Bacterial RNase P class A from Microbacterium sp. FG3, 357 nucleotides, folded computationally.
The gene name in the source record is rnpB.
Taxonomically the source falls in Microbacterium (Bacteria, Bacillati, Actinomycetes, Micrococcales).
Model confidence (mean pLDDT): 76 of 100.
Rfam family: Bacterial RNase P class A. About the family: Ribonuclease P (RNase P) is a ubiquitous endoribonuclease, found in archaea, bacteria and eukarya as well as chloroplasts and mitochondria. Rfam classes the family as a ribozyme.
RNA sequence: UGGGUCGGCCGGACGGCCGCGUCGCGCGCAAGCGCGCCGAGGAACGUCCGGGCUCCACAGGGCAGGGCGGUGGGUAACACCCACCCGGAGCGAUCCGCGAGAAAGUGCAACAGAGAGCAGACCGCCGGCCUCGGCCGGUAAGGGUGAAACGGUGGUGUAAGAGACCACCAGGGGCCGUGGUGACACGGCUCGCUGGGUAAACCUCGCCCGGAGCAAGACCAACAGGGGAUGUUGACGCGGCCCGCCGAGUCCCCGGGUAGGUUGCUGGAGCGGCACGGCAACGUGUCGCCGAGAGAGAUGGCCGUCGAAGGAGCUCAGGCUCCGGAACAGAACCCGGCGUACAGGCCGGCCCAUUCG
Numbered sequence: 001u002g003g004g005u006c007g008g009c010c011g012g013a014c015g016g017c018c019g020c021g022u023c024g025c026g027c028g029c030a031a032g033c034g035c036g037c038c039g040a041g042g043a044a045c046g047u048c049c050g051g052g053c054u055c056c057a058c059a060g061g062g063c064a065g066g067g068c069g070g071u072g073g074g075u076a077a078c079a080c081c082c083a084c085c086c087g088g089a090g091c092g093a094u095c096c097g098c099g100a101g102a103a104a105g106u107g108c109a110a111c112a113g114a115g116a117g118c119a120g121a122c123c124g125c126c127g128g129c130c131u132c133g134g135c136c137g138g139u140a141a142g143g144g145u146g147a148a149a150c151g152g153u154g155g156u157g158u159a160a161g162a163g164a165c166c167a168c169c170a171g172g173g174g175c176c177g178u179g180g181u182g183a184c185a186c187g188g189c190u191c192g193c194u195g196g197g198u199a200a201a202c203c204u205c206g207c208c209c210g211g212a213g214c215a216a217g218a219c220c221a222a223c224a225g226g227g228g229a230u231g232u233u234g235a236c237g238c239g240g241c242c243c244g245c246c247g248a249g250u251c252c253c254c255g256g257g258u259a260g261g262u263u264g265c266u267g268g269a270g271c272g273g274c275a276c277g278g279c280a281a282c283g284u285g286u287c288g289c290c291g292a293g294a295g296a297g298a299u300g301g302c303c304g305u306c307g308a309a310g311g312a313g314c315u316c317a318g319g320c321u322c323c324g325g326a327a328c329a330g331a332a333c334c335c336g337g338c339g340u341a342c343a344g345g346c347c348g349g350c351c352c353a354u355u356c357g
Base pairs, nucleotide, nucleotide: 001353002352003351004350005349006348007347008346009345010344012306013305014304015303016302017301018300020039021038023036024035025034026033027032041328045339046338048337049336050335051334052333053213054212055211056210065209066208067207068206069205070084071083072082073081074080085099086097087096088095089094100204101203105202106201107198108197122143123142124139125138126137127136128135129134151169152168153167154166155165156164170194171193172191173190174189175188176187177186178185179184217263218262219261220260225254226253227252228251229250230249237245238244270289271288272287273286274285275284276283277282310323311322312321313320314319
């Protein structure tokens, strides 16, 4: 310098004018007005997992159903995260695996091919028969088909062959040793054991899981309902009393609870800095900070200055001028994740190639 790979961050800034929402203060009979504070995101999104919270259910055990699945750790919990192991891809950084069991059983597999799961004889090879074209038998060493044909190479053996037998190699089982918390790795002895795939097919094993959701739930409570008292011999009301006016209701209690109101509601498994422990995820301590809570739902618009990358032109390298100009999306009980969308950028680690010293 070029290419790659992984991680982190930003995702317009400042000013002016107009506007919107909650809350506080002031004014106003009220509608509202003025001032002040605060006012979306990295994904607020999808609602796919996991929890908190609330109500309902619940002795214990089992069945059904669902989820998860290498090992160790983290966490409130998880399907998430970290570290490691195994397998695969890559020269490498690194990435990928929905990582238990296919030697318990059942099932499934297009095309090609003679044959595809207690293998198999199309060609070839070998033996026998024979009417010389074939028939019968043996054979998986050679050819052919296929994603896959029942370990590989060499030899012994044989009619030809074959782990049938032998040596070496590869894999597997059993026993043992060493290292590791463990998954596992390495090594020794032994057994010719060589047994295809698929479990996101049924199934088996192990572990986990009650249901509904803030429109949860709680409190207050018009109207209507039930009971009682009183009232046309004038109640209630007309500012306290009397007179007067008016003319049929008024008062008390009760339960459930509709409309409506209040609450739940946002200070929390919170955010930031530092120190310590840990490879890390994370944890502990300490200091500081407060950052939306709405009525089905407010955070927007215009103008000015600036504005990175990028593009074009000029230029001796430095530089100058012009163009350009913001994506995806928007809280609604709250957290932790995952997944998905995203114009344009910034920073860093590592790997490979090349050049120069």